[in-house]
Molecule: small-subunit ribosomal RNA
Organism: Rickettsiales endosymbiont of Stachyamoeba lipophora
RNA sequence: AAACUUGAGAGUUUGAUCCUGGCUCAGAGUGAACGCUGGCGGCAUGCUUUACACAUGCAAGUCGAACGAAGUUAUCUUAGCUUGCUAGGAUAGCUUAGUGGCAUACGGGUGAGUAACACGUGGGAAUCUGCCUAAUGGUACGGAAUAACUGUUGGAAACGACAGCUAAUACCGUAUAGUCUCUGCGGAGUAAAGAUUUAUCGCCAUUAGAUGAGCCCGCGCUAGAUUAGCUAGUUGGUAGGGUAAUGGCCUACCAAGGCGACGAUCUAUAGCUGGCCUGAGAGGGUGAACAGCCACACUGGGACUGAGACACGGCCCAGACUCCUACGGGAGGCAGCAGUGGGGAAUAUUGGACAAUGGGCGAAAGCCUGAUCCAGCAAUGCCGCGUGAGUGAAGAAGGCCUUAGGGUUGUAAAGCUCUUUUAGUAGGGAAGAGAUUGACGGUACCUACAGAAAAAGCACCGGCUAACUUCGUGCCAGCAGCCGCGGUAAUACGAAGGGUGCUAGCGUUACUCGGAAUUACUGGGCGUAAAGAGCGCGUAGGCGGUCUUUUAAGUUGGAAGUGAAAUCCCAUAGCUCAACUAUGGAAUUGCUUUCAAGACUGGAAGACUAGAGAAUGGUAGAGGGUAGUGGAAUUCCUGGUGUAGAGGUGAAAUUCGUAGAUAUCAGGAGGAACACCGGUGGCGAAGGCGGCUGCCUGGACCAUUUCUGACGCUGUGGCGCGAAAGCGUGGGGAGCAAACAGGAUUAGAUACCCUGGUAGUCCACGCCGUAAACGAUGAGUGCUAGAUAUCAGGGACAUAGUCUUUGGUGUCGGAGCUAACGCGUUAAGCACUCCGCCUGGGGAUUACGGUCGCAAGACUAAAACUCAAAGGAAUUGACGGGGGCCCGCACAAGCAGUGGAGCAUGCGGUUUAAUUCGAUGCUACGCGAAAAACCUUACCAACCCUUGACAUACCGGUCGCGGGAUUUAGAGAUAGAUCCCUUCAGUUCGGCUGGACCGAGUACAGGUGUUGCAUGGCUGUCGUCAGCUCGUGUCGUGAGAUGUUGGGUUAAGUCCCGCAACGAGCGCAACCCCUAUCCUUAUUUGCCAACAGGUUAAGCUGGGAACUAUAAGGAAACAGCUGGUGAUAAACCAGAGGAAGGUGGGGAUGAUGUCAAGUCAUCAUGGCCCUUACGGGUUGGGCUACACGCGUGCUACAAUGGUGGUUACAGUGGGAAGCAAUAGGGUGACCUGGAGCAAAUCCAUAAAAACCAUCUCAGUUCGGAUUGCACUCUGCAACUCGAGUGCAUGAAGUCGGAAUUGCUAGUAAUCGCGUAUCAGCAUGACGCGGUGAAUACGUUCCCGGGCCUUGUACACACUGCCCGUCACGCCAUGGGAGUUGGCUUUAAUCGAAGCAAGUGAGCUAACCGCAAGGAGGCAGCUUGCCACGUUAGGGUUAAUGACUGGGGUGAAGUCGUAACAAGGUAGCCGUAGGGGAACCUGCGGCUGGAUUACCUCCUUU
Repeated sequence: AAACUUGAGAGUUUGAUCCUGGCUCAGAGUGAACGCUGGCGGCAUGCUUUACACAUGCAAGUCGAACGAAGUUAUCUUAGCUUGCUAGGAUAGCUUAGUGGCAUACGGGUGAGUAACACGUGGGAAUCUGCCUAAUGGUACGGAAUAACUGUUGGAAACGACAGCUAAUACCGUAUAGUCUCUGCGGAGUAAAGAUUUAUCGCCAUUAGAUGAGCCCGCGCUAGAUUAGCUAGUUGGUAGGGUAAUGGCCUACCAAGGCGACGAUCUAUAGCUGGCCUGAGAGGGUGAACAGCCACACUGGGACUGAGACACGGCCCAGACUCCUACGGGAGGCAGCAGUGGGGAAUAUUGGACAAUGGGCGAAAGCCUGAUCCAGCAAUGCCGCGUGAGUGAAGAAGGCCUUAGGGUUGUAAAGCUCUUUUAGUAGGGAAGAGAUUGACGGUACCUACAGAAAAAGCACCGGCUAACUUCGUGCCAGCAGCCGCGGUAAUACGAAGGGUGCUAGCGUUACUCGGAAUUACUGGGCGUAAAGAGCGCGUAGGCGGUCUUUUAAGUUGGAAGUGAAAUCCCAUAGCUCAACUAUGGAAUUGCUUUCAAGACUGGAAGACUAGAGAAUGGUAGAGGGUAGUGGAAUUCCUGGUGUAGAGGUGAAAUUCGUAGAUAUCAGGAGGAACACCGGUGGCGAAGGCGGCUGCCUGGACCAUUUCUGACGCUGUGGCGCGAAAGCGUGGGGAGCAAACAGGAUUAGAUACCCUGGUAGUCCACGCCGUAAACGAUGAGUGCUAGAUAUCAGGGACAUAGUCUUUGGUGUCGGAGCUAACGCGUUAAGCACUCCGCCUGGGGAUUACGGUCGCAAGACUAAAACUCAAAGGAAUUGACGGGGGCCCGCACAAGCAGUGGAGCAUGCGGUUUAAUUCGAUGCUACGCGAAAAACCUUACCAACCCUUGACAUACCGGUCGCGGGAUUUAGAGAUAGAUCCCUUCAGUUCGGCUGGACCGAGUACAGGUGUUGCAUGGCUGUCGUCAGCUCGUGUCGUGAGAUGUUGGGUUAAGUCCCGCAACGAGCGCAACCCCUAUCCUUAUUUGCCAACAGGUUAAGCUGGGAACUAUAAGGAAACAGCUGGUGAUAAACCAGAGGAAGGUGGGGAUGAUGUCAAGUCAUCAUGGCCCUUACGGGUUGGGCUACACGCGUGCUACAAUGGUGGUUACAGUGGGAAGCAAUAGGGUGACCUGGAGCAAAUCCAUAAAAACCAUCUCAGUUCGGAUUGCACUCUGCAACUCGAGUGCAUGAAGUCGGAAUUGCUAGUAAUCGCGUAUCAGCAUGACGCGGUGAAUACGUUCCCGGGCCUUGUACACACUGCCCGUCACGCCAUGGGAGUUGGCUUUAAUCGAAGCAAGUGAGCUAACCGCAAGGAGGCAGCUUGCCACGUUAGGGUUAAUGACUGGGGUGAAGUCGUAACAAGGUAGCCGUAGGGGAACCUGCGGCUGGAUUACCUCCUUU
């Protein structure tokens, strides 16, 4: 000098957000266990479970210097005598059973019991204390026995019995004694032991100390109140007994106390502490090892001995168990060290030594010591070391991946050069012990030698959380701490490669603390998330105004004692370091004593008036109780008038009425409630209170002065009040109305609606005690901007009023608070005081128990189990049988249809060998398919081919390759034959190159196979709807909002104005095309006005360029002009002009996105699958089937028509393997033939319409299906299966049910024409023109859409969400006739051992006595207390139990639809009744109800 060095979060509720709130993870730790793996050493640790049972060995002995005796050795000696043997004596040793002493009460083990003065801490007085220390004094004289031993004897044994002998530091007596004890102060009582030899060790008495122990007290010390009362020796006193000692410790008597919400008693659990783990700390958990204390020793009881025990390795008794036995009787207690069995997930050697440290005995040597020191086993933990180091790119091989290039493993390996820690071998070799003595141990350590040699694993890699790919699998197998992965492209399963982390370990499991501010003292909350008691009065308790004095309990400071050691921390030191250990310090936050201070709190005393209260004078009021009284209305009754309906509903019916209803008038009865005033007005603590009057009564407010003098606030328990419903008794009963009945509605309707109707509603008395009893906001006090309205008062003044003040009741709002919503002087702001309550959701406003109640039930109040959420506020959407505004052939107004018939066509279904495949609400169904006889063709049957019908590469051959024709077999593909035609290109002239073909084989081809839910591209739809976004800024914690909303306007987010927004993008519009008018230019194939020619006629000809037309370029339309409306805007309305007027008409053009929409069968494409077939070829068949259902069309049903005849007017577009005129043939389809035309030139009849005639309302002169016959055309081929023609046949159908479609103008309707496809085939598709309407008041309703707003429990977004019964499986749990245990308690009973008392006729050594005998003692017996046991009853707890109740959870079960939107009857709370179920209904309450209107209030102007 130091002993200070300290606090992290994440995942998961949602479409997203903030908050609340739980669950989970990352950290540290362990006497651990399990899995995989395992080189060395040091230091620690090692039955947490059965205080279960124990074989075997050891764990407490020692002293001969207390004693007698025995044995033995040596020496000396005596006797016998066989001179080395027997017997004896003495001396000196040694050994030992016994007597005796001390120890065995320590050391060692365990934690069962114990909630206690057991423990911790600090104190105290009424005590004892062997051995030890110190001191004083003493140690005298006697006596009687007894074990050992000997003899006899019992017993299987254990163990004894009798007789005899003997010693002592064993036992007894006497004497003496004191500062010892007792005392009546006179006195009385009580001791000793010697040994051995000369010095000690002992012994006795007393005192003091030390050590140890006993006792008492303050404080601290787990949970449960679903344990609230406990206690008779109980509490105290007196006296006595007992103890080492106080004391009900015990006994007798007396008193009636003692403990308890500051938690007694009871129950459960538990050894306590220093400490240990964790934590920033405060705390929380824990009590292994080490240390202190306590308790226990097979279970229970008991005492003896002793200084000390009610005694782990002592005794007695009882019990259970085990063992021995000759059956008579005995023995035992590992929770000592090892060890065994058992239990268990789990815990070691039947080791060595007393060398060290310590203990017992002894004078000592020494002996004993499973205490202890060591060794062994175990990665059980902590610490240290190693498994090599350097170099080494051809970036080897192999593995894995790959976009096939490469990447990675990876300087990693190999190779080269080094080193030798540890382990191994050999040699030396300690300290631990100051003289002797070393188990450890030939150990630690040192030296030498050989050789990279012998030495790496485990977990993880979706996020949290460091670390990624491939293959396999296919909601399977599996993973998972939480969220969650897996249904064919899994970084999440399994494997591999690679990577990350830790490392002789690594993971998992279990447990503790932390994170968790998630029990909040430090450090949380309660309007809506869980949470303020329904309200008051008030006891205990808590808290408490101003001033003065005092005290010193709290408080603060100083000092002293204590707070064991170890541990933690600091410094230093010792093992090579560290772990570990040592020394010193710091700390031990505590308790006690004492001194001081006197601010604050408390106590005591005194004073004050600002809190509180009282007096006086006023004021308002549905405050309460009670008695009386009033009118209106409903109903009923009586009477009158009067006649056929009334009533009721969405519509009806039940019901009432000709026996006279309803209506109306008059009278009467009776009960209940009090219109208007009436009001976010008033009063009350809350519930609540409403006609008027009287009486009784509570509270509040205002004003003035006066008085009391802190009298105050809160309030566990307690007491009282407490809507509605309900209960009891007795009344009353008009209306209303649970239940109930009937009628409707409905699929049903135990409901909503209607007609009736009983409890009840009313009164009196008594219960109940709950509500959304709400402001979802406890009470009190103080402080902190305002504005405005109103109620009850007061004051001032410039008095219709204004200003001000007190108390109440509202609204808005600032700061501040809040998760937000919101609150905001009536706080949810800032503070203080007191009370109540909360701690994830469900189970559960429940069960059990208790209290209360007549009952209904109320209050109090869990657990098992289960989930990862449940929830609050706000946001964006979506939705609503919510609202507002707007649009659309959406409705309406119209026209024409569909749905009925026949046929065509597509689909479904069915059938089939196949009827190929796809498309399926709108947005599939005359769709893909703008053409299925073959082909197409993908399907089926049969027959063929296998490098293939097609592509590329390699090898070989040919250049006579190839093409055509005829022919044979065959269904054909195919196989074969004959004939004819045909001289590849370049060239360096080389079978060199290219190209083509053939042959064999390999790579590969091929697939209309699968996945449109792996994809690209394309397309549909919302929707040509007006929307969809972004940047910057601003607001909000945030998701988000604003802009984009608002007022107008528009077809339009079109434009204008306003505005915390300002701008911008994709969409709208415009730009593009066609069409409508005009102009200019041009003039053939088009045109023909004027001129000329010409024909029967005709732009036919010359010519023309006017017109039409053609096709290039321009013009034109913009709300430009006028008026009105509007805001002087945007714009709208009307008008003029104009070919066209408000987007002129039409087209192309399709925002962000939605539907996992459609398409793998147009095409492309990932993955998977097939490869003599799922590929390729051929023939035939099928896609064309047919009981039936649906869609889309055509033709009709006729007279606005049919038929016959006559006659007129188009525009697209097409044409060479083509369109085809004129002409001829045929009734016709068509045939023959072929002018012209590659087209403004040639080709092609427009039809409806119009005119004439006929038919005359019929199944027809309508309609044309079907069928027969005969033909035509195309085509290799019309059987399945084409189209057309002629003749004949002549079906249904007479305008179409429910329902439903299209269309707003050149549109609908109607009429024909053209084209693509195509050999042929059109009622379809795409186009073209001709004729050419009706209607739109309007937006209530249906459908769809847009904007704003509102509610929401929806977000896969209403095809959403979601409730309950029932049925089935599983799980835990309550009740249950009982049954079986445990614990405990009461009353009795029993009474072992022991102790105490009594007795003691039997027995009896010490003392007394001459003796007899006595004193004393013993056995025995009796009594008291008492363990175990027994009987009866109670309490409590656990297990189990037929049956039964609800709860939870499960896959796609059944019935309904209760809730969320106005959820289709608003919902919810309490209560009562009813019902399969959710639920329904009555009564009262709440808004946590949407919508609309009104009243009131507020804000802004």